[in-house]
RNA sequence: GGUUUGAUCCUGGCUCAGAACGAACGCUGGCGGCAUGGCUAAAACAUGCAAGUCGCACGCGAACGUUCCCUUCGGGGAACAAGUAGAGUGGCGAAAGGGCGAGUAACGCAUGGGCAACGUACCCCGGACACGAGGAUAGCAUCGGGGAACUGAUGGUAAUACUCGAUGAGACCACGACGCCGUACGGCGACGCGGUCAAAGGGUGGGGAUCCUUCGGGACCUGCCGGUCUGGGAGCAGCCCAUGUCCUAUCAGCUUGUUGGUGAGGUAACGGCUUACCAAGGCUACGACGGGUAGCGGGACUGAGAGGUCGGCCCGCCGCACUGGGACUGAGACACUGCCCAGACUCCUACGGGAGGCUGCAGUAACGAAUAUUGGGCUAAUGCGCGAAAGCGUGACCCAGCAAUGCCGCGUGCGGGAUGAAGUCCCUCGGGAUGUAAACCGCUGUCAGGGGCCAGCAAGCGAGCGAGGUCAAUAGCCUCGUGAGUUGAGCAGCCCCAGAGGAAGCCACGGCUAACUUCGUGCCAGCAGCCGCGGUAAGACGAAGGUGGCGAGCGUUGUUCGGAAUCACUGGGCUUAAGGAGCACGUAGGCGGGCCGUCAAGCGUCUUGUGAAAUCCCUCGGCUCAACCGAGGAACUGCAGGGCGAACUGGCGGCCUUGAGGCAGGUAGGGGCGUGUGGAACUCUUGGUGGAGCGGUGGAAUGCGUAGAUAUCAAGAGGAACGCCGGAGGCGAAAGCGACGCGCUGGGCCUGUCCUGACGCUGAGGUGCGAAAGCCAGGGGAGCGAACGGGAUUAGAUACCCCGGUAGUCCUGGCCCUAAACGAUGUCCACUAGGUCGAUGUCUCUCUGACGGGUUGUCGGCCGAAAGAAAACCGAUAAGUGGACCGCCUGGGGAGUACGGUCGCAAGGCUAAAACUCAAAGGAAUUGACGGGGGCUCACACAAGCGGUGGAGCAUGUUGCUUAAUUCGAUUCAACGCGAAGAACCUUAUCCUGGGCUUGACAUGUAUGGAUGCCCCUCCUGAAAGGGAACGGGUUGCCCUUCGGGGUGAAACUUACACAGGUGCUGCAUGGCUGUCGUCAGCUCGUGUCGUGAGAUGUUGGGUUAAGUCCCGUAACGAGCGAAACCCUUGUCGCUAGUUGCCAGCGGGUCAUGCCGGGGACUCUAGCGAGACUGCCGGUGUCAAACCGGAGGAAGGUGGGGAUGACGUCAAGUCCUCAUGGCCUUUAUGCCCAGGGCUGCAAACGUGCUACAAUGGCGGGUACAAACCGACGCGAGACCGCGAGGUGGAGCAAACCGGUAAAAGCCUGCCCCAGUUCGGAUUGGAGGCUGCAACUCGCCUCCAUGAAGUUGGAAUCGCUAGUAAUCGCGUAUCAGCUACGACGCGGUGAAUGUGUUCCUGAGCCUUGUACACACCGCCCGUCAAGUCAUGGAAGCUGGGAGCACCCGAAGUCGCCCCGCCUCAGGGGUGCCGAAGGUGAGCUGGAAACUGGGACUAAGUCGUAACAAGGUA
Repeated sequence: GGUUUGAUCCUGGCUCAGAACGAACGCUGGCGGCAUGGCUAAAACAUGCAAGUCGCACGCGAACGUUCCCUUCGGGGAACAAGUAGAGUGGCGAAAGGGCGAGUAACGCAUGGGCAACGUACCCCGGACACGAGGAUAGCAUCGGGGAACUGAUGGUAAUACUCGAUGAGACCACGACGCCGUACGGCGACGCGGUCAAAGGGUGGGGAUCCUUCGGGACCUGCCGGUCUGGGAGCAGCCCAUGUCCUAUCAGCUUGUUGGUGAGGUAACGGCUUACCAAGGCUACGACGGGUAGCGGGACUGAGAGGUCGGCCCGCCGCACUGGGACUGAGACACUGCCCAGACUCCUACGGGAGGCUGCAGUAACGAAUAUUGGGCUAAUGCGCGAAAGCGUGACCCAGCAAUGCCGCGUGCGGGAUGAAGUCCCUCGGGAUGUAAACCGCUGUCAGGGGCCAGCAAGCGAGCGAGGUCAAUAGCCUCGUGAGUUGAGCAGCCCCAGAGGAAGCCACGGCUAACUUCGUGCCAGCAGCCGCGGUAAGACGAAGGUGGCGAGCGUUGUUCGGAAUCACUGGGCUUAAGGAGCACGUAGGCGGGCCGUCAAGCGUCUUGUGAAAUCCCUCGGCUCAACCGAGGAACUGCAGGGCGAACUGGCGGCCUUGAGGCAGGUAGGGGCGUGUGGAACUCUUGGUGGAGCGGUGGAAUGCGUAGAUAUCAAGAGGAACGCCGGAGGCGAAAGCGACGCGCUGGGCCUGUCCUGACGCUGAGGUGCGAAAGCCAGGGGAGCGAACGGGAUUAGAUACCCCGGUAGUCCUGGCCCUAAACGAUGUCCACUAGGUCGAUGUCUCUCUGACGGGUUGUCGGCCGAAAGAAAACCGAUAAGUGGACCGCCUGGGGAGUACGGUCGCAAGGCUAAAACUCAAAGGAAUUGACGGGGGCUCACACAAGCGGUGGAGCAUGUUGCUUAAUUCGAUUCAACGCGAAGAACCUUAUCCUGGGCUUGACAUGUAUGGAUGCCCCUCCUGAAAGGGAACGGGUUGCCCUUCGGGGUGAAACUUACACAGGUGCUGCAUGGCUGUCGUCAGCUCGUGUCGUGAGAUGUUGGGUUAAGUCCCGUAACGAGCGAAACCCUUGUCGCUAGUUGCCAGCGGGUCAUGCCGGGGACUCUAGCGAGACUGCCGGUGUCAAACCGGAGGAAGGUGGGGAUGACGUCAAGUCCUCAUGGCCUUUAUGCCCAGGGCUGCAAACGUGCUACAAUGGCGGGUACAAACCGACGCGAGACCGCGAGGUGGAGCAAACCGGUAAAAGCCUGCCCCAGUUCGGAUUGGAGGCUGCAACUCGCCUCCAUGAAGUUGGAAUCGCUAGUAAUCGCGUAUCAGCUACGACGCGGUGAAUGUGUUCCUGAGCCUUGUACACACCGCCCGUCAAGUCAUGGAAGCUGGGAGCACCCGAAGUCGCCCCGCCUCAGGGGUGCCGAAGGUGAGCUGGAAACUGGGACUAAGUCGUAACAAGGUA
């Protein structure tokens, strides 16, 4: 940084970016330097090598071969080889070096000390010595045993091997006595006396005077190397102490050599190390004992640091060497490549016995994700062993090989080169990208390749020579100098040649996170670190192009640290997010008032020692640089010693009174315990009165009652609880405490300031108290009342409601020990504004008292400053500011569960995990939405009323069914007489069947042809479309023209190509349009203000309105879209105009009629105006807005009606109006045609029409409209027809003519309540009209027929006035019409309501919320299915660590015997003792069965929770 939400703040987890690695895996791979490389099976190992060396300690001593001699030619001998090889005796080494990390939680390691308690071969320094003697034994020889390993006997031999004796400077021991030192047992030094203890005078070089000689030499002198005793040193070991050193208390007690002492033994040395005896100690909450894990450190990684993690390579220490035990040798071992025993395993075997130990270097197989060569070299370096040395040995080491395992360096070229090739990708088709990239031109020469030159790693060793020393010595030897000669396994650099030639990949590109497009795919395939992508336009999958990052690498995985302040020392928290123990007392511990003195533990400062080296850091230097390496410095924050200081903490001593406690006097109280008393109510019992019900509920029933209930009166009994007072009041530590009296008793507060003198605070463990329920024992039992029974309710009802009712509730005694034991807030102390109320003290004021005022305490509440807090809130009763101590938290689920322990009679309590799983779970607040929450208010929402629908028949639409097809769409309101304002053909569609066309029925362009073209006429085929043929005629642009014609090619045509076309798909890719909420009154913005923020305010509030309409108030002030108004229409009047309209008056005319002259008065027409504004009056109201009533007026509070529809909602509807992205189709999903279908009919639904009749039907007569339409039209009069209609055609482009009759109404006659003179369906017949054509499938007329239906179940619709109801008229579409539809017009013309309880919907405010896809929401549990991990569990089966007992190897120590020279050795035995055996536990594995748990798009049952969630 990402991720919980619609958004916000917070809490909190998960996750990412960084660095690192002994790594591994995938893709890729040029060179070099320096490093590193079995992390797993401390499992097993073939083969080779890894520890030897010394002839200057000693005795032996070959062979091959060569030469010579002899030969019986088989061979033999001698010399050289050679005192060589070789083994042996002896010495030194083998205890180092090298490997590994199993074990070990320990004096193992680290740091600092100690040994007055110790050792030391080789090395260095010093002192003193080395005299005499002896016996063996390997090898060897001979003879044996055995397969081998090996071994026996006899003989004989040497030493620097072994033994004895001598000497004792000295060492050690004992005794005596002295000095110095020390904290001490004591240490050091010197002296005397006694005792004990040495040796190799060997090896070698040289010498020559003397002596000896076996004639080799020896004695002797001398050099070197060795030997013995002893003192010291250096280095290296041993031991002891202090401090530090992982997790676990679900390990709390452990221990018998245990703790100490004495004696003895043992060791180099202290020690309970061992043993006998004595004592009973020792360790432990500062974590003993047990379990798990682990080698430790220097350091490494990470980190700002503090810290966390790690301990591979290198260095130090430790431990180990097949497993276990043991000792021997030795200076040193309990011994990696020694020994003995036991065990497992492997190998050999003649079955009697033997051999072996790679956790050395290579290597093998195995394991595993995974880790290298059976290399070269020690006459190269460094180091080690031996040797006098040369030298030998050395898988230590130095090198090389393999591996991109890591770090570092270099290269794969450099410069130029296009408005920019090709290819590829994208595209709006214009272009853009790859991209100066390439090509091409010029240049360079690293690395690799080839050739050549050459340094250093080399110092040593060393003939010879010189100088010095030693010595009797010019021998010799030693040292130094010089120095012929000689030593490299392996590795640099430089020069030349050639030539851009041999050398680039990997990952990513949705956000975090740098980098985007196209195609493919279609919740598939797949991706994914987290959030999450993918269901037909995917920047997230796959590919491509492009881009970003790094680069001989790049990614992935794993692990560590970081980020994570997410264990918080630095540096967190606990009211509600996880988190205060239910409360108190108190142990350890932690912390602690004022003053003085002292000590110096803490603390500070200075200093000394130490803190190995390497590493890190700085500086300088060496490899061309770097990595790497070297030198110097710094650092190593630590530990220890010493000096000084004394403020603070602490220790000790003394003093003090304010903290704390005591004392005295008061005071309030449901504080506790015991005992007694009381009244009301209730139930029961008895008696009286009374007589049919009572009781109970939403309504009922069960129940009680004529055997007398309920009700009522009286008397009695019983148990429990204590009304009013009573309070936001009091008391208590909490739990809790409520009638009244008495007794006993705890605490608080106030006042006084007499006493003690810090006696204090907190409190792990511990102890006590601890509501209710529950348990045990005994009582008690009125009422209430789990369980249980019954009655209801219900789909069910193991509930809610009702009737009963046991335990219990009560008392005594004993347990239990939990709670939303809550202020969800631990206890104590101090400090930090105020205001107000209550309880209870003290003091004081008014002369006193009541009352009141003031003051000062304590207790209980509220409001609030600052501060705090995520906010809500808290705020002297803190959640503020500080201090002390305790408890507790660390994501959700699993789980307060399992196991273990412990307590309990039980129920159960306390303590308390893990696997697994999720990307959250949460807190507070915000905006919405919702509520069977609340308030206010609207609406034909209900109610009141009128008429309908739902029943019938028919019409029409829809579903379903059917069908070759019944084209498609619309589907709650808001689809269903809807798109359809006109389906016989047409319309009409990928609807069906069939026949045809293919640049197409239609558009544009290019090319071709050339006058092909077009029109009329004719023919063939066909159902038509279409296909085909052919004569004749007519006709055609522009330019030039000599009028013959020529040119051109516009229109049209042919052919071809681009393309057209699609009512094909996606309304969930879209525009536009529309429906709906809703004509509802709302929806927003700017600035300001408030809030961390989402957001709030404004827009809430008080009034008012139809209205967010207006007024008032107001941290808001303004504004916009809506409402209203403006517009149309209608209602009144006026003015203007007066035809086609009108006709009052005047005149004329007619049978009659504004028919005519004329008129403008009226009606009317249609234009312009007026009018209505709460303007006026009264009342109400906040001096408001407004409302109520009234006057006037045609109209009154919006006059009626219409048009007008805010932000938005429904992924609402429409790709089939149109437009349009994408996809699909292209001789078909396009286009044309014929016929059929869209009209099919068991059924269902919606919308209508006509009815069921008398407020009616029928016949006759007779009035009165408005609006609209008419030329492909309306069509008069007249005539024909019963009629539909026909003939005919006047008039009329229409205030003129026509449609036109309006109908209901009114008058009158008949019908007389019936399936009718109601009703008209259905059917038969005959006709009319339109049209190319009425079969499927039109309408109309007439005659005949005369069905259902007698007012419609549950349910449901419309309407508040010119409305409903009812009556007719017109129009669009249209040839005609299925119209009873739709849209309009007028005529007649009501009833009811003045209310808001309920149903529906809506607005505002408020409240709750676990909802936000927003209640059609969310969500719980059982059951069923799958997967996973886990608990219990009979029986089964492992290893591990210990315990007890049995057995007892090797071996040390001891004892006995033999042997004997005291030895060696042999036999026996005792203690201890490994492995083994047995047993009881502890601890694992797996498991029939079983328990719960987690997870898993659409399973079952219910509805528990969230809104009063419908019983809070």